This is a predicted structure of a 73-nucleotide RNA (transfer RNA) from Oreochromis niloticus. The source organism's lineage runs through Eukaryota, Eurypterygia, Euacanthomorphacea, African cichlids and Oreochromis. Its Rfam family is "tRNA". RNAcentral holds the sequence, with entries from Rfam.

RNA sequence: GGCACUGUAGCUUAGCCGGUCAAAGCACCUGCCUGUAAACAGGAGAUCCUGGGUUCAAAUCCCAGCAGUGCCU
Numbered sequence: 001g002g003c004a005c006u007g008u009a010g011c012u013u014a015g016c017c018g019g020u021c022a023a024a025g026c027a028c029c030u031g032c033c034u035g036u037a038a039a040c041a042g043g044a045g046a047u048c049c050u051g052g053g054u055u056c057a058a059a060u061c062c063c064a065g066c067a068g069u070g071c072c073u
Stems, first nucleotide, its partner, number of pairs: 001072007010026004019056001028043004049065005
């Protein structure tokens, strides 16, 4: 330098052939219980890497860029 893949809550992932409040586990907070905890119940938390485009509508499609991983030279 070229090609491919990945980027979504603090962490790990699902959703990714466009559609109605973006889902789950762990962690966190509160309640209950308890010697303390666990379990149980409830709650908060991501405008989906950044910018632009297409569309009535974009996490999803297109373009550019950034970061990471792998392969080739």